[in-house]
Molecule: c-di-GMP-I riboswitch aptamer
RNA sequence: UGUGGCAUUUGGCAAACCCGGAGCAAUCCGGCGACGCAAAGCUAGAGGGCCCGACUCGGGCAGCCAGUUGCAUCC
Numbered sequence: 001u002g003u004g005g006c007a008u009u010u011g012g013c014a015a016a017c018c019c020g021g022a023g024c025a026a027u028c029c030g031g032c033g034a035c036g037c038a039a040a041g042c043u044a045g046a047g048g049g050c051c052c053g054a055c056u057c058g059g060g061c062a063g064c065c066a067g068u069u070g071c072a073u074c075c
Stems, first nucleotide, its partner, number of pairs: 004075002012037002018031005035063001041068003047065002049061005
């Protein structure tokens, strides 16, 4: 430096339901909550895929695949 994992610690994030709000909607924000996650950090202008619409244009999803970055420490 790279790769791997039935190793370990301190921690981290926060699904669904429900409440309030925004939006035509997908969905998003806040609260509650914890289903899960070793990247459930970031990226929608690397790419694929999916969803919505006042649909030849516009919007959304990264907890779908993916790209990219990072932390701890045992072998």